This is a predicted structure of a 415-nucleotide RNA (Bacterial RNase P class A) from a Pseudomonadota bacterium.
The sequence is in RNAcentral, with records from ENA.
NCBI's taxonomy places the organism under Bacteria, Pseudomonadati, Pseudomonadota.
It is recorded under the gene name rnpB.
[in-house]
RNA sequence: CCAGUCGGCCGGGCGGCCGCGGGCGCAUGCUGGAAACGGCGCGUUCGAGGAAAGUCCGGGCUCCAUGCGGAAGAGGCGGCGGAUAACGUCCGCCGAGAGGAAUCUCAGGGAUAGCGCCACAGAGAACAGACCGCCCUCCGGAGCCUCGGCGAAGGAGGGUAAGGGUGAAACGGUGGGGUAAGAGCCCACCGCGCCGACCGUAAGGAAGGCGGCACGGCAAGCCCCGCCGGGAGCAAGACCGAAUAGGGAUGCACGUCCUCCAUAGCUUCGGCGAAGGAGGACACGCCGCCGCGGGCGCGCAUCCGGGUUGGUCGCGCGAACCGCGCAGCAAUGCGCGGUCCAGAUGAAUGGUCGUCGCCCUCCGAAGCCUCGGCGGCGGAGGGUACAGAACCCGGCUUACAGGCCGACUGGCAUU
Numbered sequence: 001c002c003a004g005u006c007g008g009c010c011g012g013g014c015g016g017c018c019g020c021g022g023g024c025g026c027a028u029g030c031u032g033g034a035a036a037c038g039g040c041g042c043g044u045u046c047g048a049g050g051a052a053a054g055u056c057c058g059g060g061c062u063c064c065a066u067g068c069g070g071a072a073g074a075g076g077c078g079g080c081g082g083a084u085a086a087c088g089u090c091c092g093c094c095g096a097g098a099g100g101a102a103u104c105u106c107a108g109g110g111a112u113a114g115c116g117c118c119a120c121a122g123a124g125a126a127c128a129g130a131c132c133g134c135c136c137u138c139c140g141g142a143g144c145c146u147c148g149g150c151g152a153a154g155g156a157g158g159g160u161a162a163g164g165g166u167g168a169a170a171c172g173g174u175g176g177g178g179u180a181a182g183a184g185c186c187c188a189c190c191g192c193g194c195c196g197a198c199c200g201u202a203a204g205g206a207a208g209g210c211g212g213c214a215c216g217g218c219a220a221g222c223c224c225c226g227c228c229g230g231g232a233g234c235a236a237g238a239c240c241g242a243a244u245a246g247g248g249a250u251g252c253a254c255g256u257c258c259u260c261c262a263u264a265g266c267u268u269c270g271g272c273g274a275a276g277g278a279g280g281a282c283a284c285g286c287c288g289c290c291g292c293g294g295g296c297g298c299g300c301a302u303c304c305g306g307g308u309u310g311g312u313c314g315c316g317c318g319a320a321c322c323g324c325g326c327a328g329c330a331a332u333g334c335g336c337g338g339u340c341c342a343g344a345u346g347a348a349u350g351g352u353c354g355u356c357g358c359c360c361u362c363c364g365a366a367g368c369c370u371c372g373g374c375g376g377c378g379g380a381g382g383g384u385a386c387a388g389a390a391c392c393c394g395g396c397u398u399a400c401a402g403g404c405c406g407a408c409u410g411g412c413a414u415u
Stems, first nucleotide, its partner, number of pairs: 001411010012356007020047007029040004049386001053397002056395005061233004067292004075228004079093005094108001095106004109224002114222002116218003131164002133160007143150002172190006191213001192211004198205002237313004247304006255282007265272002284297004320339008357384007367374002
C1' cells in the first nucleotide's frame, strides 16, 4: 500500500428573521365555564431515534369482587457453564460444517417406544438386488490350419457383486493377499461398535485394548423425553363533573322453613288469619378449571326515555444516564462521584435566507519527471441517507447517501 474479517462512533455545522410545546417565576394577575377544570402575556429554561420502524420475544405496571394453593392445555425452548427482572436475548466454551486464515453458520436431546415418508430413474431404497459386466461347465461349430488341432457368434445351467450404469442417497473406504472369477473371505491402516487410564465444573477430549463389524436417511414429519407455561391489555385502569332517572309501562317468572311488622276477611271475643313487606337459615345457580376460604343472585323479555358534550390523573426519578475504580476471558456485577435529559392529545421542536462541511462528475494552475505521466491551488454543476416519541424498559429483525477510529488475517514492496 492492497484485499478480507470483526468491533465502535458520527450522520450535517454556524448565523439572521419569523413561528411552536412543557416546567418554573411574575401570580392572592386578568379571564372563560353550570361544573369538573381551562385560556392569555412577559422572562427564563428544556424539547425525537439508532433504529422512534416491524409488533417478533421478555418484562415492569393495571384490571379480571379476591386471598392461598394446585393442575391441565394451546404454545414455546432444546449441547455445557454463566449473565439477567426475564427471554426464543447476551457471553464464554464443546461438537459439526464452510473458509488459505482472521472468522462465520447451526430449530445441536431421542430413529432400539410407536406410526409415517424416501417421487422419478434404477436390477435393487433397508437385513435389497443382477441391467451392462466377470468366471466355470455343457451344447454349438462361422472361420483358420502344418490333417494333429485352434475355435468366433449364439444357447442352457451355475457362481459373483470387485468394475461400469441409474439416482439426492446403493448395505463401509484405500492397499495387499487369496480365488475359476470375486466378496471383510483373510490382513494392514482408516471408519464403526464396546471397554476406557488420564484431563476438564460440564458438554466433551482421550493414550491404550477387544471385536470382522452394516440394521441407511428424514423428528425444520407426527411423536417420545426434559424444562417453561392463567387471561386481557394504557383504547389497561382510577377519579371529578353531569343525569324529571337507582326512571316509567306491559307480560312472564319469583323453592322450603323460622322470626318480626302488618291487616282484606272471619270470630264462640280467647283469637284465627289470605295477600303484602323486612330479616335470617337451608337449597339452587354464578365468580376461566379444581380445592380451601370468601363474595354475588327479585330476575327475564319487549317498548318509552335521561345522562354518557367533558375534565384531570395514569404520563416519566427510571431494572435511568455519564465518569472513575475493583472483580471477571467476557456478558455483567459492585463501589464512589456527578446529572435530570420531551410529555403532545387532531396531536409540539418548523419555515425561510445566507454560508461552510462531506460526496459525485467535468475543467484544471504551480511544481516534479522526460514527451507521456505524477500532481491538484482554484472553478462550474449536481447531491447530502433511513427516517417522527404517544405508558415505559431489556432484546431481536429490517432500512440507511456518506464519513471516522481501532484490532486481527493474508498478499506485495522497502529497511